[in-house]
RNA sequence: GCCUGGGUAGCUCAGUGGGAGAGCAGGGGUUUUGUAAACCUCAGGUCAGGAGUUCAAAUCUCCUCCCAGGCU
Numbered sequence: 001g002c003c004u005g006g007g008u009a010g011c012u013c014a015g016u017g018g019g020a021g022a023g024c025a026g027g028g029g030u031u032u033u034g035u036a037a038a039c040c041u042c043a044g045g046u047c048a049g050g051a052g053u054u055c056a057a058a059u060c061u062c063c064u065c066c067c068a069g070g071c072u
Stems, first nucleotide, its partner, number of pairs: 001071007010024004018055001026042005048064005
C1' cells in the first nucleotide's frame, strides 16, 4: 500500500429501512436472624465522526478515525 471483518449501555453482544434491545454489572425493594441465591422494579445510549439517498437511516452509499486478521 491492498483486501476482509468489526466500532451499538460500565462489560459481552443482538438488532440488514419505521418500537434502540438482551445478559452480566449498578441503584431500590420482597424474602432471610443475617449473608448469598432467587424474584420484582428502576436507571443507564450524540448507535466511532461527518456528508449523502430516503417521508423515514444503527441499518443503504461515500469520506475520515480506531481495532483485529490476511496479502505484498
The RNA shown here (transfer RNA) has 72 nucleotides and comes from a Pseudomonadota bacterium. The source organism's lineage runs through Bacteria, Pseudomonadati and Pseudomonadota. It matches the Rfam family "tRNA". Rfam classes the family as a transfer RNA. From the family's description: Transfer RNA (tRNA) molecules are approximately 80 nucleotides in length.